[in-house]
Context: one part of a larger RNA
RNA sequence: UGACGGGGACCCGCACAAGCGGUGGAGCAUGUGGUUUAAUUCGAAGCAACGCGAAGAACCUUACCCGGCCUUGACAUCCCGAUGACGUAUGGGCAACGCCAUAUUCCCCUCGGGGCAUCGGAGACAGGUGGUGCAUGGUUGUCGUCAGCUCGUGUCGUGAGAUGUUGGGUUAAGUCCCGCAACGAGCGCAACCCCUAUCCUUAGUAGCCAGCGAGCGAAGUCGGGCACUCUAGGGAGACUGCCCGGGACAACCGGGAGGAGGGCGGGGACGACGUCAAAUCAUCAUGCCCCUUAUGGCCGGGGCUACACACGUGCUACAAUGGCGUGAACAAAGGGAGGCGAGGGAGCGAUCCGGAGCGAAUCCCAAAAACAACGCCCCAGUUCGGAUUGCAGGCUGCAACCCGCCUGCAUGAAGCUGGAAUCGCUAGUAAUCGCGAAUCAGAACGUCGCGGUGAAUACGUUCCCGGGUC
Numbered sequence: 001u002g003a004c005g006g007g008g009a010c011c012c013g014c015a016c017a018a019g020c021g022g023u024g025g026a027g028c029a030u031g032u033g034g035u036u037u038a039a040u041u042c043g044a045a046g047c048a049a050c051g052c053g054a055a056g057a058a059c060c061u062u063a064c065c066c067g068g069c070c071u072u073g074a075c076a077u078c079c080c081g082a083u084g085a086c087g088u089a090u091g092g093g094c095a096a097c098g099c100c101a102u103a104u105u106c107c108c109c110u111c112g113g114g115g116c117a118u119c120g121g122a123g124a125c126a127g128g129u130g131g132u133g134c135a136u137g138g139u140u141g142u143c144g145u146c147a148g149c150u151c152g153u154g155u156c157g158u159g160a161g162a163u164g165u166u167g168g169g170u171u172a173a174g175u176c177c178c179g180c181a182a183c184g185a186g187c188g189c190a191a192c193c194c195c196u197a198u199c200c201u202u203a204g205u206a207g208c209c210a211g212c213g214a215g216c217g218a219a220g221u222c223g224g225g226c227a228c229u230c231u232a233g234g235g236a237g238a239c240u241g242c243c244c245g246g247g248a249c250a251a252c253c254g255g256g257a258g259g260a261g262g263g264c265g266g267g268g269a270c271g272a273c274g275u276c277a278a279a280u281c282a283u284c285a286u287g288c289c290c291c292u293u294a295u296g297g298c299c300g301g302g303g304c305u306a307c308a309c310a311c312g313u314g315c316u317a318c319a320a321u322g323g324c325g326u327g328a329a330c331a332a333a334g335g336g337a338g339g340c341g342a343g344g345g346a347g348c349g350a351u352c353c354g355g356a357g358c359g360a361a362u363c364c365c366a367a368a369a370a371c372a373a374c375g376c377c378c379c380a381g382u383u384c385g386g387a388u389u390g391c392a393g394g395c396u397g398c399a400a401c402c403c404g405c406c407u408g409c410a411u412g413a414a415g416c417u418g419g420a421a422u423c424g425c426u427a428g429u430a431a432u433c434g435c436g437a438a439u440c441a442g443a444a445c446g447u448c449g450c451g452g453u454g455a456a457u458a459c460g461u462u463c464c465c466g467g468g469u470c
Base pairs, nucleotide, nucleotide: 008470009469010468011467012466013465015461016460019425020424021423022422023421026316027315028314029313030312031311032310033309034307035306042053043052064302065301066300067299068298069297070296073125077124078123079121080120081119082118083117084116087104088103089102090101091100092099107115108114109113127291128290130289131288132287136285137284138280139279140278141276143274148187149186150185151184152183153182154163155162156161167178168177169176193268194267195266196265198236199235200234201233202232203231204230207226208225212223213222214221239262242256243255244254245253246252318418322377323376324375325374326373334365335364336363339358340357344353345352346351384415389410390409391408392407393406394405395404431453432452433451434450435449436448437447
C1' cells in the first nucleotide's frame, strides 16, 4: 500500500423480509456424469460447465469405429514427358478410384511457339478437427452498469507512499454543492444513438359511408376523397422550467399546478483500470513439437440416438378458477419465388388433386389462443392425465431397420400438489394464452422475437449472499 477478520460506522442490490409462481416427487423431452461399446468423436466443470459450442447427427454433416481403396495426394506453386482433349453414356463393382469393358467426343490463340486440361514420372512440398489456450493473436465469460480506476504539476514524508479521491450534505452515480495543500486532467457515470408513450407537419394504390354517389346476395367492391387510423421522413415536447415548504441563502429533497408524459418517463445498445495462467490451438490466425504409402485422402456400413443408475434444464399433468362439445369475437411481429400457396374438389384426419394471386402495406402463410355464451360431465384414478404398445395410413428424402415427423383407430401407465433443500419475479412485471422467425429437404417441449389477459406484496435492513466508502 493492499487483501482478509465469526472488528466498528455508513450505504446499496429480488440479498433477506412481505408476496406470487415454480424446481426437488410422476411420465416424457433434452444436456451431463457414470457404465457399456469396435466406436459410443471432441470441447465446456462452483457461482461464470450441464436445451452449453450445436440457429437443428437417418446419408452428408463427422472430427469416432469396422471394412474396401489412394500415395506429389481432395487443395497451392514449380519441372520433365505423353496425349488432344477434358468429358459424357451404359454395363460390371455395395460404393470409392485410369478399377475394368464398350460406345461417343477430338480444345483455344498473334501456330516460332504458347496457353489450357488430363494422364504418367521426379522431387521440393501439400495435408493433419494431431499436442500445447501454462508459448500466443483475436474473440468471449465473470466480478458488474458495480462506481470506481488513474495521471500531470505542486505540497508533505529519509523512503515505501500520501495528498488530490479524505471531510459535511446529496445522488442511481467520484452525481452535484460546500469545505479543504492542493490545482487541473484522463478512462469510467450521465448525455449524444435506437425503440416506445403525446402532438404538429409533409406524403398518400394500406385506412374511411367519416361526407356524397353507385352496387347490393356479401365485401372499401367501384367512382370519389386524404378528414381520421396507419405507414415513414421532418419537427415540437420534460428542463426541477413554474408555485409552496424543508435545507447552509447551496446541491438537493417533499408536495402541488399545468401536461400525453415528470423529476433518469419505460426499454435497448453501450461494460473503466483490472481479476480468475477463467474459456477457446475444433470458427479463424499462429510459435514450437509430432505424423508423412499415414496422425494425410476417398468410399460403403456402423456410431455420436447404447442404459442398472445419478444430477441439471424444460414440457405435460395430477383436475371443476376444470375437461369436452357447438357456433361466434378481438392481436402484434414476422416470413414467402427451387418459395408462400386462396377459392374449389377428395379424405374422419395427417394429407392429396388442382392451381388464382403474390418478389408482396396490394396476394399467401392465417386459424390467433386464452376469453365470453350455451350445453354435458358431478369429484371418481374419472369424460382428469396422457406415457407405453398394436394396427392402418400420410409427408420429406437416393434411402426413415439401426434412427425422422405427422394422422386415425385401439391401448390406456405413473401421477390425487411432491422430504431435506432450492429458483425466478417489484408492473404491463410475475403468472397465464397463443402467434412468428432463424437453422432447415425433413426433423423443437430448445432458442430468439411478438402481442392477448393480467395480479399480489415490499413493515423494514436484525439476519443469509454479493458489492461500495471510511